[in-house]
Context: one part of a larger RNA
Molecule: small-subunit ribosomal RNA, central domain
Organism: uncultured prokaryote
RNA sequence: CUGGGCUUAAAGGGUGCGUAGGCGGUUAUUUAAGUAGGAUGUGAAAUCUCCCGGCUCAACCGGGGAACUGCGUUCUAAACUGGAUAACUUGAGUGAGAUAGAGGUGUGCGGAACUUCCGGUGGAGCGGUGAAAUGUGUUGAUAUCGGAGGGAACACCGUUGGCGAAAGCGGCACACUGGGUCUUAACUGACGCUGAGGCACGAAAGCCAGGGGAGCAAACGGGAUUAGAUACCCCGGUAGUCCUGGCUGUAAACGUUGAGUACUGGUUGGGAGGGGAUUCGUCCCAUCCCGACGUAGCGAAAGCGUUAAGUACUCCGCCUGGGGAGUAUGGUCGCAAGGCUGAAACUC
Numbered sequence: 001c002u003g004g005g006c007u008u009a010a011a012g013g014g015u016g017c018g019u020a021g022g023c024g025g026u027u028a029u030u031u032a033a034g035u036a037g038g039a040u041g042u043g044a045a046a047u048c049u050c051c052c053g054g055c056u057c058a059a060c061c062g063g064g065g066a067a068c069u070g071c072g073u074u075c076u077a078a079a080c081u082g083g084a085u086a087a088c089u090u091g092a093g094u095g096a097g098a099u100a101g102a103g104g105u106g107u108g109c110g111g112a113a114c115u116u117c118c119g120g121u122g123g124a125g126c127g128g129u130g131a132a133a134u135g136u137g138u139u140g141a142u143a144u145c146g147g148a149g150g151g152a153a154c155a156c157c158g159u160u161g162g163c164g165a166a167a168g169c170g171g172c173a174c175a176c177u178g179g180g181u182c183u184u185a186a187c188u189g190a191c192g193c194u195g196a197g198g199c200a201c202g203a204a205a206g207c208c209a210g211g212g213g214a215g216c217a218a219a220c221g222g223g224a225u226u227a228g229a230u231a232c233c234c235c236g237g238u239a240g241u242c243c244u245g246g247c248u249g250u251a252a253a254c255g256u257u258g259a260g261u262a263c264u265g266g267u268u269g270g271g272a273g274g275g276g277a278u279u280c281g282u283c284c285c286a287u288c289c290c291g292a293c294g295u296a297g298c299g300a301a302a303g304c305g306u307u308a309a310g311u312a313c314u315c316c317g318c319c320u321g322g323g324g325a326g327u328a329u330g331g332u333c334g335c336a337a338g339g340c341u342g343a344a345a346c347u348c
Stems, first nucleotide, its partner, number of pairs: 004319003007302002012316001014201004021194003025088007033081002035077008049065006091191001092188003095184005103177007110154001114150008125136002162169002206247006215241002220236004258315006266293007274285004297304002321348003330341004
């Protein structure tokens, strides 16, 4: 290289945007780069191969043919690919009208709970556990009522629901703002798909600077348990959790299933608008999204099954026995922690 694969056996990049590249709708004309055929030149000899011959045979050697699958020049063909020109509307996009939604950012507001402080009532316990103790309380706790402050999260609605590229998104209002869907068919006229590098986003934890700090709570202290108990249980408690700005760039970042397009029986449920019929009960039709069950087919099976893991095409990423090892080394990024790239010896 050919070939085989990637839900669970090794293997889909965490996600998007997009450069180069690869691939690309319909019609007509043209060109002749690819493509196909002919002619011609060249493709040294030896080697290889076929035939004939010489050494007694063979190896070896001699003669002749073919071959040298290539390259150049030239003529021809024009279906397909490519180039050029003109056009089209189905792909793609724009417009017009409508619409659902925890999509995003900022600002303001709200109630419940919790906690702290102040005041009233009250007077001995409270708290906690399997049982206790540490802890807390006559300097008046727990409980209860009133007031003031603070931070974080938004019960019910709530979902088998919705939105987002993914990460993710849930009190209410306002402002700004992204995307989707439906109807229409006015406009552009292939403007498309994928996407090595690149750029952007990216849970939690962690890091830097400045704030904030109610509750919870790594570390840490104490009490228990236990043979021990660096734990599970209990009392405390600091980073952190929250906000602003910057960094990190990883996850079982999972549907463990890359993106796009086309095709291939059905049944049933939920969400969004639209059209038609109607006896106003409802029924039918086309579209988009989210589920369940299953035909064919696929699959090692489990299972998948118009949201494919079916049938095909295009493009990207990745895999090649287990351990060593996501280690060493080099490079690169990072403040660090560490990330990305990533072996071998040896061993089974």